[in-house]
RNA sequence: GAAGCUGGCCGGACGGUCGCUGCGCGUAACACCGCGUAGAGGAAAGUCCGGGCUCCAUAGAGCAGGGUGACGGGUAACGCCCGUACGUUAUAAGGCGGAGUGAAAGCGCCGCCGAAGGCGAGGAAUAGGGCCACAGAGACGAGUCGCGAAGCGCGGGCAACCGGGUUUCGCGGGUGAAACGCGGUAACCUCCACCCGGAGCAACACCAAAUAGGCGGACGUUGAGGCGGCUCGCUGAGUCCGCGGGUAGGUGGCUCGAGCCCUGGGGCAACUCAGGGCCCAGAUGAAUGACCGUUACGAGGGGCAACUCUCGACAGAACCCGGCUUACAGGCCAGCUUCGUUU
Numbered sequence: 001g002a003a004g005c006u007g008g009c010c011g012g013a014c015g016g017u018c019g020c021u022g023c024g025c026g027u028a029a030c031a032c033c034g035c036g037u038a039g040a041g042g043a044a045a046g047u048c049c050g051g052g053c054u055c056c057a058u059a060g061a062g063c064a065g066g067g068u069g070a071c072g073g074g075u076a077a078c079g080c081c082c083g084u085a086c087g088u089u090a091u092a093a094g095g096c097g098g099a100g101u102g103a104a105a106g107c108g109c110c111g112c113c114g115a116a117g118g119c120g121a122g123g124a125a126u127a128g129g130g131c132c133a134c135a136g137a138g139a140c141g142a143g144u145c146g147c148g149a150a151g152c153g154c155g156g157g158c159a160a161c162c163g164g165g166u167u168u169c170g171c172g173g174g175u176g177a178a179a180c181g182c183g184g185u186a187a188c189c190u191c192c193a194c195c196c197g198g199a200g201c202a203a204c205a206c207c208a209a210a211u212a213g214g215c216g217g218a219c220g221u222u223g224a225g226g227c228g229g230c231u232c233g234c235u236g237a238g239u240c241c242g243c244g245g246g247u248a249g250g251u252g253g254c255u256c257g258a259g260c261c262c263u264g265g266g267g268c269a270a271c272u273c274a275g276g277g278c279c280c281a282g283a284u285g286a287a288u289g290a291c292c293g294u295u296a297c298g299a300g301g302g303g304c305a306a307c308u309c310u311c312g313a314c315a316g317a318a319c320c321c322g323g324c325u326u327a328c329a330g331g332c333c334a335g336c337u338u339c340g341u342u343u
Stems, first nucleotide, its partner, number of pairs: 001339010012295007020039007041314001045325002048323005053200004065196005070084005086120004094113005100107002123191002128189002130185003140181001145172008154163003204252004214243006225235003259278008297312006
């Protein structure tokens, strides 16, 4: 320098105006007002796997059911991650060979080689059952297409011997992915080892109306109560008080956490230990927005040029974490490997 691969990071910046939500202060006040301050992601997504937390009995035992499966390590845990081994699979640059073309250099084509890397539901087939298409005699039960040897009968022959049958052994051809070998298949059942109780923040806890109903008490046909205040009159069976449960509604759970950053130590690594620093959304008919200006990068268009116009990936928290998977305009960094050149 060329080529391939792996991993990590970013996901516009600054300013102004007007809003929205949380918190603090003004302030005595959950102020609707003012000021200050904070305000989406690497995936917030799919809800696939694992955990925290809450309730169900303190979640313990057995059965059923489900899951995982090389070896070792990491972790709160995992089906995740790291390391090693094994199996498998490439191909780039480049190299070798071949034919072609060409005067040559070279060029493209074909074949072979060619790393890092990618992929692997990966324990047991001598516990047992099932299955193994097509082809083939035969697919795990054995079986006999052909040849040979030996034994035993039968027939023929004077005999040597010949023919055919049968049993055992050996070999060969052919089919097929696999042909008798304790075959293959566990991604068929099964066996072994290990793991898993269920439901989920609409969990769960607390406060608590109106109306209706419940329980208790008092009064009431010797007239309660109602007819707007009083009297008369009319009507005629409830009225009043207390208690407790539930609902609407509200509050907590709610964000300080297996947290983030820096330095040092251990470890190949995943990860971990120590010290120091930091506080970083918490809405609920659900805030995190809109507009303007300057500017960076990228893409597209116009212009001779200076310049100018348009566009800006995937996507939006809802109890919280660790993973996996999927989506993603554009950009940055590091590492690994092979080859070439120069010193």
The RNA shown here (Bacterial RNase P class A) has 343 nucleotides and comes from a Betaproteobacteria bacterium. The sequence is in RNAcentral, with records from ENA. The gene name in the source record is rnpB. The source organism's lineage runs through Bacteria, Pseudomonadati, Pseudomonadota and Betaproteobacteria. Its Rfam family is "Bacterial RNase P class A". Rfam classes the family as a ribozyme. Its family is annotated with dimeric ribonuclease P complex, ribonuclease P activity and tRNA processing in the Gene Ontology.